Description
Predicted 3D model of a 1469-nucleotide RNA (small-subunit ribosomal RNA) from an uncultured bacterium.
RNA sequence: AUGCAAGUCGAGGGCGGGGAGCAAUCCCCGACCGGCGAACGGGUGCGUAACACGUGAGCAACCUGCCGAUCCGCGGGGGAUAGCCGGCCCAACGGCCGGGUAAUACCGCAUACGCUCGGGGGAGUCCCUGGGGGAGGAAACUUUCAGCACAGGCGGAGGGGCUCGCGGCCUAUCAGCUAGUUGGUGGGGUAACGGCCUACCAAGGCGACGACGGGUAGCUGGUCUGAGAGGAUGGCCAGCCACAUUGGGACUGAGAUACGGCCCAGACUCCUACGGGAGGCAGCAGUGGGGAAUCUUGCGCAAUGGCCGAAAGGCUGACGCAGCGACGCCGCGUGUGGGAGGAAGCCCUUCGGGGUGUAAACCACUGUUGCCCGGGACGAACCUCUGGUUUCGACCAGACUGACGGUACCGGGUGAGGAAGCACCGGCUAACUCCGUGCCAGCAGCCGCGGUAAUACGGAGGGUGCGAGCGUUGUCCGGAAUCACUGGGCGUAAAGGGCGCGUAGGCGGCUUCAAAAGCGUGCGGUGAAAGCCCGGGGCUCAACCCCGGGUCUGCCGUGCGAACUGUGAGGCUUGAGCACGGUAGAGGCAGGCGGAAUUCCCGGUGUAGCGGUGGAAUGCGUAGAGAUCCCGGAAGACACCAGUGGCGAAAGGCCGCCUGCUGGGCCAUGGCUGACGCUGAGCCACAACAGCGUGGGGAGCAAUCAGGAUUAGAUACCUGUUAGUUCCACGCCGUAAACGAUGGGGACUAGGUGUCUGGGGGAGCGACCCCUUGGGUGCCCGGGCUAACGCAUGAAGUGCCCCGCCUGGGGAGUACGGCCGCAAGGCUGAAACUCAAAGGAAUUGACGGGGGGGCCCACAAGCGGUGGAGCAUGUGGUUUAAUUCGACGCAACGCGAAGAACCUUACCUAGGCUUGACAUGCACGGGAAAGCCCUGAGAAACCAGGGCCCUCCUUCGGGACUCGUGCACAGGUGCUGCAUGGCUGUCGUCAGCUCGUGUCGUGAGAUGUUGGGUUAAGUCCCGCAACGAGCGCAACCCCUGUUUUCAGUUGCCAGCGGGUAAUGCCGGGGACUCUGGGAAGACCGCCGGUGCUAAACCGGAGGAAGGUGGGGACGACGUCAAGUCAUCAUGGUCCUUACGUCUAGGGCUACACACGUGCUACAAUGGACGGUACAGAGGGAUGCAAUGUCGCGAGGCGGAGCCAAUCCCAAAAAGCCGUCCUCAGUUCGGAUUGCAGUCUGCAACUCGACUGCAUGAAGCUGGAAUCGCUAGUAAUCGUGGAUCAGCUACGCCACGGUGAAUACGUUCCCGGGCCUUGUACACACCGCCCGUCACGCCAUGGAAGCUGCGAGCGCCCGAAGUCGGUGUCGGAACCCUCACGGGACCAAGCCGCCGAAGGCGAGCGUAGUGACUGGGGCGAAGUCGUAACAAGGUAGCCGUAGGGGAACCUGCGGCUGGAUCACCUCCUU
Repeated sequence: AUGCAAGUCGAGGGCGGGGAGCAAUCCCCGACCGGCGAACGGGUGCGUAACACGUGAGCAACCUGCCGAUCCGCGGGGGAUAGCCGGCCCAACGGCCGGGUAAUACCGCAUACGCUCGGGGGAGUCCCUGGGGGAGGAAACUUUCAGCACAGGCGGAGGGGCUCGCGGCCUAUCAGCUAGUUGGUGGGGUAACGGCCUACCAAGGCGACGACGGGUAGCUGGUCUGAGAGGAUGGCCAGCCACAUUGGGACUGAGAUACGGCCCAGACUCCUACGGGAGGCAGCAGUGGGGAAUCUUGCGCAAUGGCCGAAAGGCUGACGCAGCGACGCCGCGUGUGGGAGGAAGCCCUUCGGGGUGUAAACCACUGUUGCCCGGGACGAACCUCUGGUUUCGACCAGACUGACGGUACCGGGUGAGGAAGCACCGGCUAACUCCGUGCCAGCAGCCGCGGUAAUACGGAGGGUGCGAGCGUUGUCCGGAAUCACUGGGCGUAAAGGGCGCGUAGGCGGCUUCAAAAGCGUGCGGUGAAAGCCCGGGGCUCAACCCCGGGUCUGCCGUGCGAACUGUGAGGCUUGAGCACGGUAGAGGCAGGCGGAAUUCCCGGUGUAGCGGUGGAAUGCGUAGAGAUCCCGGAAGACACCAGUGGCGAAAGGCCGCCUGCUGGGCCAUGGCUGACGCUGAGCCACAACAGCGUGGGGAGCAAUCAGGAUUAGAUACCUGUUAGUUCCACGCCGUAAACGAUGGGGACUAGGUGUCUGGGGGAGCGACCCCUUGGGUGCCCGGGCUAACGCAUGAAGUGCCCCGCCUGGGGAGUACGGCCGCAAGGCUGAAACUCAAAGGAAUUGACGGGGGGGCCCACAAGCGGUGGAGCAUGUGGUUUAAUUCGACGCAACGCGAAGAACCUUACCUAGGCUUGACAUGCACGGGAAAGCCCUGAGAAACCAGGGCCCUCCUUCGGGACUCGUGCACAGGUGCUGCAUGGCUGUCGUCAGCUCGUGUCGUGAGAUGUUGGGUUAAGUCCCGCAACGAGCGCAACCCCUGUUUUCAGUUGCCAGCGGGUAAUGCCGGGGACUCUGGGAAGACCGCCGGUGCUAAACCGGAGGAAGGUGGGGACGACGUCAAGUCAUCAUGGUCCUUACGUCUAGGGCUACACACGUGCUACAAUGGACGGUACAGAGGGAUGCAAUGUCGCGAGGCGGAGCCAAUCCCAAAAAGCCGUCCUCAGUUCGGAUUGCAGUCUGCAACUCGACUGCAUGAAGCUGGAAUCGCUAGUAAUCGUGGAUCAGCUACGCCACGGUGAAUACGUUCCCGGGCCUUGUACACACCGCCCGUCACGCCAUGGAAGCUGCGAGCGCCCGAAGUCGGUGUCGGAACCCUCACGGGACCAAGCCGCCGAAGGCGAGCGUAGUGACUGGGGCGAAGUCGUAACAAGGUAGCCGUAGGGGAACCUGCGGCUGGAUCACCUCCUU
């Protein structure tokens, strides 16, 4: 769009048409007149903050069709008109003229009531009764009765109108609103009261108990939630209201200001012949649009209900049903039982196994539902008809009537057959593994996961939860005592107003009486139904429905009570106030006076400096400063006394002395008043410092400013100076860490001890003292409170009254608005956005340019070095085909390397091999081995060929062994030391780290372990709510120092004997040295002193040795994600003809440089040469090698001896004795280079060591800086060893020789331990963190303006329409008239008031947008500085003012929420 949703009545009326009948007549249809309905039912939530709604009252101020009750009436007339006929206009809608007609349509007349007056009653308007005069009403049907209608009156029920009390949203950044406004009088209007309307008069009315304005919203029964109180909500159902395209208006009517009526205006849509018309789904369906999203253009009037009708009946998108949607609630199913130590598949695995899992298969059953077949309702009884009955009201029986629907339901059949998903599995929260991914992809409600082993991502297996659903999103309540009425807080967490006076308000002492508002209780009315709860009943159950009871906590009325609160009247004195007498005081205001100091000015003395700082400089001074003494003047401020002290209505605050004026407190007396009280929103007053205005003043100080320093910079420090102020007068400002971070009042609840000031008593000569009682001001503490810290009669305790304030952090005390101010600014005071915290107190640590006490070659004292040179070596860097890798402050760098020419070797180049160089197993094949040799190519490995040689066992199959092929597997110095074990470094040989039980604390945790001493030591002693214990310390172990005992060979040799040129060479000896087993010794044991009587310390004796004798081994809990995957082991991962393996050559040895560690030096305490002493500890059989011999030498030849207390390496060197050198780049120094050699080795080119000759470089004691060492140490001198063929060893480890100096001491630097303190740190100061600037994103304020919306005001225009006026012409009824005509009345038109929309104007409010601009938030490693946290390196912070890139700095006043035994600066992580 379209269809339907309100019609009906012929028993009101006439007319037209159709049908049946011969007709009378009957039936049906149509429009019209007329009646009733259409104001119900149905929809929606726009508007409305209102008597709109809810609840309870009222109307004596009202209306009411249909229905029911009652009384009464229904008499007699008249004139029209639609339809219809005729004519005309017109696209349509529709309209005009003429003619004629009916009524339950219309109009007069008669009759009752309204109106008025008198009397009575009552609650003012009312009711009853009596009198009087004038406008408004009816009818047909049936034969009668009568019925149905009709008119009037009175009342009923139901419905409606009006009024009032109470109740229910946000906003004060809306505080004043109001002109019909508030009231009165007259009039009008309405059903009715009323300022509802109008004229006049008066000037009222409302408001912090929130008026007015703005925003939002239909209200209720109820619904959701909640233990409740409450909070949120108002969809379905039910009641009320409002609306019907937007705005305005009336008509009709009982009822409307009327959803499917009318008129006008606006917007929009449609039709049109362009003249003009039509329309209103927020009725049911349905369409489009919008949207995250919301249905069928169904069936039926069978039931229930409604309208009409006498009825039959008609109409009814109300309603009854059906359809669509898991949207919700309820019920049911998708099977049931058996079935393996348990199939397959899949997943996991420690490879054994485990899980899915009785799950499946399989076996035996069942039959809900589906499907098929058959049967098949209740809802139905009315009406009507028939019959019966009847007191004529009605009743009984039968028949008829079903949209849903062949539906529900019942029976039969079929057959496990058709029917399971969704979310989750890191914690909250129930449920875990694998793989993939690698801060990627992604997840996420909060915390948070993901950067190579992810239970957090994705997949899989498994599991958990719910189940025809499951998750997600949104919203509301809950948890949230997180707006606290029930039921919170404000010292430090957010929060006490800066402080007082006082208005409204709130609260209020003892007592008597009264009334009864609050309060309690009884009764009555109401609190609709539904809902909710309980009981019962109906659908097989349930959801759902029905019945009964309860609830509905409320409101109204009424009776009773009188304790409490309030009210009225009266009394009282304790609260409060007054009076009288005392008393302390920096209380306030004004005037005057005073002395010291400072500065300036004048003069005198006097001479070169003064001043200032961490140190300096600027500055001042020879024009005479500073210093000194004296005189005079000016100005401001008032040291000491002085106090944790005093005073003040309070807070801010108040300080030389005197005087005047003046306020209050406290004490005492208990005379007076008689509750006069407390608090206090708003209001008003006061209010440090800074600041502002006008005028004055100006000594000192001092923002700003200037200069000088410091510094990387220095806007901080120093010198000078201005405003200003400490100054004054007057006027503003009104803020502070205005703090006790603690509002005021009164009451109650153990004490102790100071101090100030009163009263009483005692004692005393007296100051003082003692007892007691007030007021103030401090400290400590019990109960109690508190999160803790702490508070504790001056409460932060206990209870009462009143006020103020808080509700996560940031944004922000900002913006906008308002008020105040001259300004600065103050008061009030948000939001967007953003974060997962911000905070308090306390705990343990760590840290501090905090403190105390203590230790250390930490400093100091001392000796010698390094840093400079040359060389060696390691590292970085660079280079390279490769310069393999690791180690990086101490604690990497002569480290892994205690041996890189090949090997090593991991690197590079090139060439080879693949079951592999190596292990185990299997299968097949070969071999009477493996192997060795030769040849060819080759650098070799290796490849190809040839030869030699041929083992053991045997059950004769074979096995061991080996080769080949194949399969499992080997192999990797590839990666991850941030996946690990083990080992190691380091703090640190520091003295610490813990536990059990007990005790304390809400707890973290503390105590013990702290304290007083002492020690090398948490060593020991004493004390102690602790008592014990463990790991550490120490001791036990080893070496060394003394003695002793035992044992004497290879060691030793005193005595005895033998022998030699000489030698323990020989016999012998055990004495000594020594060797190596045992034992002793040292314990503060002894003495003196100190200390506490202790622990211990100091001194002494004795002793070889003293106070752990010296040295070593030994390393607590832990820290550094310290080091090592390249010693080894090992998870994961990666490579497998190569990232494995073999081979040759090269590289690890490079070289502009830089650093570490060393060696050698620079020389005379030395160098060279000659001579000559004295060790210890080691090593030696592929070894050490003597004597001898050759060589200048390295070394060669040769080989005694030695498996080593026997022999060898082997000489020790410095030293000592002697000679030369004489300060020189040298007789120092030895690099570098040349030549010639030696040795090892397959091989010294890259790339060995050594020897000889020659060459002889740098270097003359090393800048800043830095290292070691406290005694047999440093320094210095040599010796040995491991590794090793050799050696780049000057390294490392060990050994002895010679052999010092110094330590006052702990202030300072480094490190570490204990106690304490602060902390904004806790990956812990290499921490944390602030602000500007730059960049990106986001929201927001201002802004010339621009655009929209809203409400109101003034004016203009003025539709429809009501009302008023007029009303020519016009009009049937009534009146007069015979008639014409006139009158009454009606009425078009016109005029007027009002009046919607519209127009104009000035503003107001609100929203959007806006060049530009302001700050804010967030953002990964940007820039500048270092403000804050530790004394944060200048203590910080608050207010204010000035200044500055920035954090900030400085001035003034204030606070402690500042450390501390008190001095230049010095950035960051």

RNAcentral holds the sequence, with entries from ENA, Greengenes and SILVA.